Predicted 3D model of a 585-nucleotide part of an RNA (large-subunit ribosomal RNA, domain V) from a metagenome.

Context: one part of a larger RNA
RNA sequence: CCCGCGAUUAGACGGAAAGACCCCGUGAACCUUUACUGUAGGAUAAUAUUGGGUUUAGACCCGACAUGCGUAGCGUAGCUGGGAGACUAAGACGAGGGAUCUCCGGAUCCCUCCGAGUCGUCACUGAAACACCAGCCUUGUUGUGUUUGAAUUCUAACUCCGAUCCAGUGAAUCCUGGCGGUGGACAGUGUUAUCUGGGCAGUUUGAUUGGGGCGAUCUCCUCCCAAAGAGUAACGGAGGAGUCCAAAGGUACCCUCAGCCUGGUUGGCAAUCAGGCAUCGAGCGUAAAGGUAUAAGGGUGCUUGACUGCGAGACAGAUAUGUCGAGCAGGUACGAAAGUAGGGCUUAGUGAUCCGGCGGUUCCGAAUGGAAGGGCCGUCGCUCAACAGAUAAAAGGUACUCCGGGGAUAACAGGCUUAUCUCCUCUGAGCGUUCACAGCGGCGAGGAGGUUUGGCACCUCGAUGUCGGCUCAUCGCAUCCUGGGGGUGGAGAAGCUCCCAAGGGUUUGGCUGUUCGCCAAUGAAAGCGGUACGUGAGCUGGGUUCAGACCGUCGUGAGACAGGUCGGUCCCUAUCUGUCAUGGG
Numbered sequence: 001c002c003c004g005c006g007a008u009u010a011g012a013c014g015g016a017a018a019g020a021c022c023c024c025g026u027g028a029a030c031c032u033u034u035a036c037u038g039u040a041g042g043a044u045a046a047u048a049u050u051g052g053g054u055u056u057a058g059a060c061c062c063g064a065c066a067u068g069c070g071u072a073g074c075g076u077a078g079c080u081g082g083g084a085g086a087c088u089a090a091g092a093c094g095a096g097g098g099a100u101c102u103c104c105g106g107a108u109c110c111c112u113c114c115g116a117g118u119c120g121u122c123a124c125u126g127a128a129a130c131a132c133c134a135g136c137c138u139u140g141u142u143g144u145g146u147u148u149g150a151a152u153u154c155u156a157a158c159u160c161c162g163a164u165c166c167a168g169u170g171a172a173u174c175c176u177g178g179c180g181g182u183g184g185a186c187a188g189u190g191u192u193a194u195c196u197g198g199g200c201a202g203u204u205u206g207a208u209u210g211g212g213g214c215g216a217u218c219u220c221c222u223c224c225c226a227a228a229g230a231g232u233a234a235c236g237g238a239g240g241a242g243u244c245c246a247a248a249g250g251u252a253c254c255c256u257c258a259g260c261c262u263g264g265u266u267g268g269c270a271a272u273c274a275g276g277c278a279u280c281g282a283g284c285g286u287a288a289a290g291g292u293a294u295a296a297g298g299g300u301g302c303u304u305g306a307c308u309g310c311g312a313g314a315c316a317g318a319u320a321u322g323u324c325g326a327g328c329a330g331g332u333a334c335g336a337a338a339g340u341a342g343g344g345c346u347u348a349g350u351g352a353u354c355c356g357g358c359g360g361u362u363c364c365g366a367a368u369g370g371a372a373g374g375g376c377c378g379u380c381g382c383u384c385a386a387c388a389g390a391u392a393a394a395a396g397g398u399a400c401u402c403c404g405g406g407g408a409u410a411a412c413a414g415g416c417u418u419a420u421c422u423c424c425u426c427u428g429a430g431c432g433u434u435c436a437c438a439g440c441g442g443c444g445a446g447g448a449g450g451u452u453u454g455g456c457a458c459c460u461c462g463a464u465g466u467c468g469g470c471u472c473a474u475c476g477c478a479u480c481c482u483g484g485g486g487g488u489g490g491a492g493a494a495g496c497u498c499c500c501a502a503g504g505g506u507u508u509g510g511c512u513g514u515u516c517g518c519c520a521a522u523g524a525a526a527g528c529g530g531u532a533c534g535u536g537a538g539c540u541g542g543g544u545u546c547a548g549a550c551c552g553u554c555g556u557g558a559g560a561c562a563g564g565u566c567g568g569u570c571c572c573u574a575u576c577u578g579u580c581a582u583g584g585g
């Protein structure tokens, strides 16, 4: 050097399983509910099947009878018309008794007695006689009829029963019919309507995001960032808007502010007044920026251009759309006129399409004339605010979960960084009786390390197994012991501090899953770290982190909880490299 045999599992980000955690998908499935929309079922009602009678309540028509009171006035005058007479021995007036009504005064009717009159026309009244006749109104009683509702009843629909009933050339406890009985126009059934309805079904439940969730945000305006054209990102830094004004618009004419100084009654630092200085520091409805005194600021007069039809030409923008605009025609305001005026000093004050409403219209009008309906012009209805707006209409759970993907994105480990952490150095305020530096060292400054907590999201999600323990280790030195030294506020001893030094060593128990820590006992000492917080193809599986279950808390609920608790499958026969032992050439 080559080839074996036997071991061991440190590595081959070993094998196995398109990661179950996490995120994403306008994916799925189940589950929940006061999510949305439906629906089985339920309740109620109407109606059909569905018929008869009685009673009662209401409505209506017709008939009869009664009823009608302001004041003045014989007195209880319903309205209108006719009308000079009407009623009475078939019993007037009057008296007695009774019934009904009542405005308490009377009105109407019936019975008995009596036996010949009573009322009107005439005076009071808006209206004249219930003297008489006819028609009608209000209110009430009563009768027939129609109808509605309720109650009750009947039997013939309909239902149910007949194991001691009969029949169907018929065994049969079945069916149908008969017969008998119970219930009964109810029940049952059909249709329609309203309510209820996670019992069931289909779905929805936004995005951005230094992982996701929680929080915050989502449209428009102003400034910075923004790098002297425009534009320019971030969960960068600051603020505003979702309007207001009939004058705060138009025009003609006129004026100049803030502040300061001086003077002046109450009056003061500051009120109103006078003089002076004052280029803009004021004001301009409102945020900010730009602009502005020749004013866009402050007044006065007259007014409605806060007009209609248009619009050459430009600017911004992916589109949609937004912005500016001379000029022409019509009619108008102000101004002597020239002229100015199509809102406001400018930039925010907003919403596409569909659908629908209102007004107008010389448009279309299903043979024709109309109409219905539509078009066109004007206008109205959206915190469609997730503001380029999926629907008119929508919330949650999943640890019982599933699928497709992602190292485009989190948890472990690694990497980068080193705020934080550990250690060192510089400076030297001060302490140390004196004395900055034996030993300490304020406020500051500069580093090293890569053991903490983080930041980033770079390999790995077609898998890099996660805390602690056991076993076996190996390295660093910022050294715990042992070794060698310097200083000392080192007398000696014991110490303190610094320098060199990694050869060797660095314990056993109790509690806890613990690392850590506390306690106990030894010891020279019981070091700190790295090694995928060394080591699960070496072991364990107590903790964490599946499915079961209990408690507390939260939730209407399904369920949830770096809250607690009991329970809970740890696979791999070693090909290569490494290592150990051994054999042959």
Stems, first nucleotide, its partner, number of pairs: 001585004006580003010577003014572002022406004027402002029398004035203005041196009051154010062143005068137001078136005085119003094113008158183001160181003165178004206218003215235001219241006242387001243285001244344002249303007257281001259277005283292002286349001288347003307330004313324004319388001332341003355381007363374002413460001414458001415456003419453001421449006430440002467542001468540003472534001473531005480505003483500006507521005548566004552561003
Model confidence (mean pLDDT): 84 of 100. Rfam family: Bacterial large subunit ribosomal RNA. Gene Ontology terms of the family: ribosome and structural constituent of ribosome.